RNA sequence: GGACAUGUAGCUCAGCAGGUAGAGCGCGGGUCUGAAGAACCCGGCGUCGCAGGUUCGAAUCCUGCCGUGUCCA
Numbered sequence: 001g002g003a004c005a006u007g008u009a010g011c012u013c014a015g016c017a018g019g020u021a022g023a024g025c026g027c028g029g030g031u032c033u034g035a036a037g038a039a040c041c042c043g044g045c046g047u048c049g050c051a052g053g054u055u056c057g058a059a060u061c062c063u064g065c066c067g068u069g070u071c072c073a
Stems, first nucleotide, its partner, number of pairs: 001072007010025004019056001026045001027043005049065005
């Protein structure tokens, strides 16, 4: 340099024939306890990597760029 894959919550990942963003763990608050742990209840804590395009509508489709991984040279 080229090909392919991938980027979504603090972490690990779902969600893609376009239609209001989710799970588990973690974290914060509460109940319980002498105090903790466990258990249960409440809270999503997000410009969906960045910028543009298409569309009434984009995490999802298209283009460029950036990061990461694998392969080729």